């Protein structure tokens, strides 16, 4: 430099253009136990990486920017 794919909760992911963006682990109260772990119930958490555009309506489409993994030169 060219190409291709990623970026959504602290972490790992989900989420055919259509109400309130969720789900596991985590933390946070609590049950259980002799105590922990485990395993049960409640909670608790988002600038959807960023600027634009498209649209009645965008996390989804599409354009720049940034940040990351890989091929090729």
């Nucleotide at each position: 430099g060219g190409g291709u794919c990623c970026c959504u909760a602290g972490c790992u992911c989900a989420g055919c253009g259509g109400u309130u963006a969720g789900a596991g682990c985590g933390g946070c109260c609590g049950g259980c136990u002799c105590a922990u772990a485990a395993c049960c119930g409640g909670u608790u958490g988002g600038u959807c990486c960023u600027g634009g555009g498209u649209u009645c309506g965008a996390a989804u489409c599409c354009c720049g920017g940034g940040g990351g993994a890989c091929c090729c030169a």
Molecule: transfer RNA
Organism: uncultured Anaerolineae bacterium